[in-house]
RNA sequence: AGUGAUGAUAGAGGUGCGAAAAUCAUCAGUACCGUUUAAGAGGAGCAGCUACUCCGAAGAGGAAAUGGGAAAGGGAAAUUCGCCGAAGUAUAAACAACUUGCAAUUGUUUGUGCUGGUCCUGUAUUGAAAAAAUACUGGACUGUCAGAAUCAUAAGAUUCUGGAGGGCUAUCUCACAC
Repeated sequence: AGUGAUGAUAGAGGUGCGAAAAUCAUCAGUACCGUUUAAGAGGAGCAGCUACUCCGAAGAGGAAAUGGGAAAGGGAAAUUCGCCGAAGUAUAAACAACUUGCAAUUGUUUGUGCUGGUCCUGUAUUGAAAAAAUACUGGACUGUCAGAAUCAUAAGAUUCUGGAGGGCUAUCUCACAC
């Protein structure tokens, strides 16, 4: 001085990522409860199917009027904590919760794939939502490495092009080879 190793440790990107409880607004004058009126037969146990049970002419469920009146999920800024594949998402499998059971839904783990990060537009899905999230498409900005050109000349700066985090920077370790 070189090659390889998803090796070890420590770092960088910035409106950086995620979690938690409290607060606030929204959810919503909604669900739900009571009373009255008119009519009159079905309804409930979360939505789909199924089993069983329960309520109902002493009025089901719905409608109108009136009186009362939530919550969860999602969101906002700050705080605390954990971090830089932080994390997100798709798919498959297993386990758990819920259930009479199945499906669906939610959570955890593992495998495989995609995404460097942030913001914006459009479409679709979820959602109460013109919030927000996710996926795809099209753009902008930004960090990093490589290549080219120009300037500078100690390190470097600017512009363009391209790649991806299994990356990049720094210091080590091991193996190989000289």
About this RNA:
RNAcentral holds the sequence, with entries from Rfam. This is a predicted structure of a 178-nucleotide RNA (Lysine riboswitch aptamer) from Paenisporosarcina cavernae. Its mean pLDDT, the model's own confidence on a scale to 100, is 79. The model forms 100% of the base pairs in the Rfam consensus.